[in-house]
Molecule: Bacterial RNase P class A
Organism: mouse gut metagenome
RNA sequence: GCUCGUCGCUGACACCACACGAGGGUGUUUGAGGAAAGUCCGGGCAACACAGAGCACCAUAUUUCCUAACGGGAAGCUAUCGGGCGACGGUAGAGACAACGUGACAGAAAACAACCGCCUGCCACGCGCGGGCAAGGGUGAAAAGGCGGGGUAAGAGCCCACCGGACGCCAUAGUGAUAUGACGUGCCGCACGUCUUAUGGGUUGCAAGGUCAAGUAUACCGGCAUUCAAGGGCUGCUCGUCCAUUGCCGGGGGGUAGACUGCUAUAGUGACCGUGGCAACACGGCACACAGAUAAAUGACGGGCCGACAUGAUAACUCAUCCGAUCCUUAUAGACGGGAUGACAGUACCAGGUCGACAUAACCCGGCUUA
Numbered sequence: 001g002c003u004c005g006u007c008g009c010u011g012a013c014a015c016c017a018c019a020c021g022a023g024g025g026u027g028u029u030u031g032a033g034g035a036a037a038g039u040c041c042g043g044g045c046a047a048c049a050c051a052g053a054g055c056a057c058c059a060u061a062u063u064u065c066c067u068a069a070c071g072g073g074a075a076g077c078u079a080u081c082g083g084g085c086g087a088c089g090g091u092a093g094a095g096a097c098a099a100c101g102u103g104a105c106a107g108a109a110a111a112c113a114a115c116c117g118c119c120u121g122c123c124a125c126g127c128g129c130g131g132g133c134a135a136g137g138g139u140g141a142a143a144a145g146g147c148g149g150g151g152u153a154a155g156a157g158c159c160c161a162c163c164g165g166a167c168g169c170c171a172u173a174g175u176g177a178u179a180u181g182a183c184g185u186g187c188c189g190c191a192c193g194u195c196u197u198a199u200g201g202g203u204u205g206c207a208a209g210g211u212c213a214a215g216u217a218u219a220c221c222g223g224c225a226u227u228c229a230a231g232g233g234c235u236g237c238u239c240g241u242c243c244a245u246u247g248c249c250g251g252g253g254g255g256u257a258g259a260c261u262g263c264u265a266u267a268g269u270g271a272c273c274g275u276g277g278c279a280a281c282a283c284g285g286c287a288c289a290c291a292g293a294u295a296a297a298u299g300a301c302g303g304g305c306c307g308a309c310a311u312g313a314u315a316a317c318u319c320a321u322c323c324g325a326u327c328c329u330u331a332u333a334g335a336c337g338g339g340a341u342g343a344c345a346g347u348a349c350c351a352g353g354u355c356g357a358c359a360u361a362a363c364c365c366g367g368c369u370u371a
Base pairs, nucleotide, nucleotide: 001305002304003303004302005301006300007299009031011029012028013027014026015025016024033358037369038368040367041366042365043364044363045205046204047203048202057201058200059199060198061197062076063075064074065073066072077093078092079091080090081089082088094196095195099194100193101192102191103190115137116136117133118132119131120130121129122128145163146162148160149159150158164188165187166185167184168183170181171180172179173178209261210260211259212258218253220251221250222249223248224247225246231243232242233241234240268288269287270286272285273284274283275282276281306356307355308354309353311351312350318343319342320341321340322339323337324336326335327334
C1' cells in the first nucleotide's frame, strides 16, 4: 500500500422518545488527488468603478489552426544544436538595409584600423624622417564577404567572371509563414542593449455578494406616571398651562452574534461507439451522478494479503565432466542412473524484521510548472 472486521468522524435520508423547537438516540447511505500542491496564466461568477482621447506602467511578439479564453495546445516555416548524423528530438523567432550606445582580456586597431610587413620619396646613410597600401603575418569569441583574373609603384569591389549574403521587383507552388527560379543595385562585419511598432490589460476576490436576524444598548414614535428644586415658551411679576426632564410600558429602523444562500449537474465524467480532421479538437450517440464541510470530516486498533529492502536458514529440476554391479554391441560408440564433482546458487521457496512515494478539497473550470 490493498482488503476484511470493530470503534469513531463529515454530509444526506428515514424512524424513535420528549407538548413544540433546540438537542439526543437508532438504522441506511455517502466521503480527496493526479497532482487537491505552487497560486504562474486564462475564463466563468460577483461587487464596486467607468463620457471620450493621450501619456506612463505591465504582459505578449514566426505562420495557420484548436479553444469560452489564454502567455496554453496541435501541425508547420526559418535558423541553429543533438542524434546507428537514421527515425526523431531540443532551443530560438516583431522591427525601417532608421538612429544611438557598449563590446572585458589579448591585440597597432573592435569600424575615423598601420605592430610586423609591402611599395615609394628624401637624406645629416642612423635600428633615420615622411607618404601610400587592408594583399600576407600575428591577437581575439568576433578583423572589414570568398575565390580567380584584370589593374597598380604596391594594393584595394577599384573593375570583371563565378559563388555566398542583403535589398528592390517579377513569376511559380502554398490558406500562410516560406520555398524555388529570373532580373536589377558592388549594397556587403557580428553580438547585446537603448529605442520603436503592434496587440491586450479597470480594481477586488466566494472571508466576493445576497436574505433573515436573538440578546444588550439605542435614533425616532405613542401611552401612563413624576418633580422639592432647576430650564424654555405664553407675560413685566405670581399662578396656571404647554414643552422639556426622569421612570415604566409598547412600537420601531439600522447594526452585532448567529442562521440560510452563493454551493456544487456542469465549457461535467468515460481507456465507450460512430463521423470529420495529419493532429490539437469538433459534432452526434450511449452510459454514469462522483465531498460540499467553514477552522474545517477520510482516522485508530486487530486479522489476512501485496510490493521493496537487508538478515537468517537453505534446495530441486536441468546441464557439463567423470564413474558404474545394468541394457545393447565381437568391440568401440550409444542408452540408463542405483553414483561423484561443478555450474544453476548462497538463487527460488521458507522464517521473522523494517519500510509503503509525493501530498490533503475550502466557489468552480481550462492550462502551465513542480513533487